Record summary: Predicted 3D model of RNase P RNA and transfer RNA as a complex of 475 nucleotides.

[in-house]
RNA sequence: CCAGACGGCCGGAUGGCCGCCUUCCGCGCCGGGCGGCGACGCCGCGGCGCGGGGGGAGGAAAGUCCGGGCUCCACGGAAACACGGUGCCGGGUAACGCCCGGCGGGGGCGACCCCAGGGAAAGUGCCACAGAAAGCAAACCGCCCGGCUCCGGCCGGGCAAGGGUGAAAGGGUGCGGUAAGAGCGCACCGCGCCUCCGGCAACGGCGGCGGCACGGUAAACCCCACCGGGAGCAAGACCGCGUAGGGGCGGCACGCCGCGGACGAAGCGGCAGACGGGUCUUCGCGUCGCCGCCCGGGUAGGUCGCGUGAGGCGUCCGGUAACGGGCGUCCCAGAUGAAUGGCCAUCCACCGCCGGCAACGGCGGGGACAGAACCCGGCUUACAGGCCGCCUGGCCCG
RNA sequence: GCGGGUGUAGCUCAGGUGGUUAGAGCGCCAGAUUGUGGAUCUGGAUGUCACGGGUUCAAGUCCCGUCACUCGCCCCA
Repeated sequence: CCAGACGGCCGGAUGGCCGCCUUCCGCGCCGGGCGGCGACGCCGCGGCGCGGGGGGAGGAAAGUCCGGGCUCCACGGAAACACGGUGCCGGGUAACGCCCGGCGGGGGCGACCCCAGGGAAAGUGCCACAGAAAGCAAACCGCCCGGCUCCGGCCGGGCAAGGGUGAAAGGGUGCGGUAAGAGCGCACCGCGCCUCCGGCAACGGCGGCGGCACGGUAAACCCCACCGGGAGCAAGACCGCGUAGGGGCGGCACGCCGCGGACGAAGCGGCAGACGGGUCUUCGCGUCGCCGCCCGGGUAGGUCGCGUGAGGCGUCCGGUAACGGGCGUCCCAGAUGAAUGGCCAUCCACCGCCGGCAACGGCGGGGACAGAACCCGGCUUACAGGCCGCCUGGCCCG
Repeated sequence: GCGGGUGUAGCUCAGGUGGUUAGAGCGCCAGAUUGUGGAUCUGGAUGUCACGGGUUCAAGUCCCGUCACUCGCCCCA
C1' cells in the first nucleotide's frame, strides 16, 4: 500500500431570528372560596396574559418475536390430563428462546465465521420417479463352474467385485486369497462395546475386544427432561352526562321428586341445567338465569394509573468473560391527535464537473433510517456517511 | 396502542398426512358458425404460489424473519 476479519463509538457543529410542549418563579387581570357590619383583607384555589429560569426523542423510539414488572379475573384434588414452548455442557440474570465461556460438527490459506446441536438398538409412519431390489434383503447387465447346443444361445448352480438406476443400494482403501468372488483373512481408517486416565460436565485420550450387527427423516407422529393459570394501560380505579343499570328478537333452561299445606301458593331439601374471561372429561365448591344479535342512550368527557428506575455517569474490587459488589455523584420527555420545528450565515463530512503531474483550487449539489404514547431486559429488521482499537493474508522498501 | 386473520392465473376460490407436470369457474386469445354482432361449439395461452432464508433427496404445504391487506377492542354491559 492492497484485500479482508472482529469489537466499540458517533450519526452533523456553532451563531442569529421566529415558533412548539412541559415545569417552576414573579407581576397583572378575571373568577371562586374564607373572614369582616363595611371599606377591604387573606388563599400552598382555578383560568388568561406578560416577563424570566430549567428540561425536551432513538440506536433502533420500528416489527410486536420472546422474557419480566404492574393491573384485573380465576385459584380445591390440580404443579393432574390435554395443549403450547424450549432442547450439547457449565455459568450469568428478576427472567428469557437472551448473553458469556467451553465441547462436538461444518466452512475458510488465515484472522475468524456458521450450526432448532437431546433421542432413529421404545414404537408407528414415510422414502415419489427411476431401478431387479428402498428396509427385508434382492440380482437387470455382468463374472465363474457344470450340462446341452441347430454355435445364435439355453438350462442348473455359485457370486456380489465391476456396470446401470437413484438423494440414498447393508462399511472405505490396499494386499492376500479364490473357479469367480466375498471381512473370507490381514494392515490402516471408520463404527460399536469394555477397562483405565483427564475434565464439575458436554467430551477428549491410551489400550483391548468385536469382522460390522445399527440407512435417512423427529422444522412427521412420538419418547425423555425442563418451563408455562388467563387476559392486557382501550389493564384497572374514581368522578360526571342520560327517560338509565333502557328496549326488542332468537337459542338453551324455566323442569322433576320429597317435606309442607288443602290435591293450591309461599317456604325448605335433593336431583337436573347454565355460568364461573382460551379448551375437553370427571367429581367437588360457589352463584342463579345464561349466551348471541339488533335498536336506543351517553360522551367522542375529566382525574388518577404516569415515571426514583432490575436508572444514568465516574471510580475501586472480584471474575477468562457475561456479570456481581462497594463508594461517590446526578434527577434526565410525559403529550392525549399527540410538542422537540422552520429560515439564514459560516464550517465539517460526502458526491459530481472543470483545471493541474501532484499537493490543491474553482463551481454546483447536499445531510441516512426513522420518530416516544405504561415501563424495563433482549432479539430481529431499516440505516447516507464517518471515527477508533486489535488481528489476518499478500506485495514493496529499510 | 393491544389482540386476531389472510396473501395461489386479470378476478373469485380449490389444493387431506410434503412427491414428479399446481387446478376449477368467470374473463382473455384464435378458429368454426353468421351478411355482421351476440349466444353456442372447438382449441389455446396464463402463475417469482407476497418476499427472503432454513430443514429435507424433494417445500404452495414444515420452521424462522420481513412486507402488504384486513377484522375486532369505550361506557350503560